A computed fold for a 160-nucleotide RNA, annotated as glmS glucosamine-6-phosphate activated ribozyme aptamer.
It was read from a public genome assembly, where an Rfam model found it.
Its mean pLDDT, the model's own confidence on a scale to 100, is 80.
Rfam family: glmS glucosamine-6-phosphate activated ribozyme aptamer. Rfam links the family to the GO terms regulation of gene expression and catalytic activity. Rfam classes the family as a riboswitch. Rfam describes the family as follows. This entry contains a glucosamine-6-phosphate activated ribozyme that is found in the mRNA for GlmS. GlmS is an enzyme that uses fructose-6-phosphate and glutamine to generate glucosamine-6-phosphate. The ribozyme catalyses self cleavage of the glmS mRNA that is thought to regulate GlmS activity.
Of the family's consensus pairs, 89% are formed in the model.
RNA sequence: UGUGGAAAUGAAGCGCCAGGACUUAAAUAAACCAUUUAAGUUGACGAGGACAGGGUUUAUCGAACUAUCGGCGGAUGCCUUGCGGUGAAUGUUGCUACCGAGAGACCAUUUAUAAAUACCUGAAGUGAUUCGGGGGACAAAGAGAUGGUUGCAACAAAUA
Numbered sequence: 001u002g003u004g005g006a007a008a009u010g011a012a013g014c015g016c017c018a019g020g021a022c023u024u025a026a027a028u029a030a031a032c033c034a035u036u037u038a039a040g041u042u043g044a045c046g047a048g049g050a051c052a053g054g055g056u057u058u059a060u061c062g063a064a065c066u067a068u069c070g071g072c073g074g075a076u077g078c079c080u081u082g083c084g085g086u087g088a089a090u091g092u093u094g095c096u097a098c099c100g101a102g103a104g105a106c107c108a109u110u111u112a113u114a115a116a117u118a119c120c121u122g123a124a125g126u127g128a129u130u131c132g133g134g135g136g137a138c139a140a141a142g143a144g145a146u147g148g149u150u151g152c153a154a155c156a157a158a159u160a
Stems, first nucleotide, its partner, number of pairs: 014073004019069001020042009045062003051082006083100005090156006104150008119134006
């Protein structure tokens, strides 16, 4: 220094890269463009999202916009089974509508510093580009809180 094995670290709107785009060098070319080879760069900005088993794959929301193109893998999505919880004012069970431990649905009110981009700026690199720092701004989905409304049946118990 190389190869193999093992272990650890480490991410989950996360990781990766044979296409594409871009850079540098060399070759061809009078030169440019272009092509080839080699070495590289890039390839999603946050918000939200996890009961357990199995299955499944183009798994929510907006911001920005010259490729955030295209592809692969994963994944908190979805389906299903089990378990659990709620549909108030006694309990249990079944059904039913939903939900997942902040655990039903609907209505009203209310709560909360998006980040990137852009602008200014530092560092690394020949370069594409990468890693930061600064002040200020702007979402949607969804969620929390408060108030209101709100299932069917059976059995058991209590009170009048």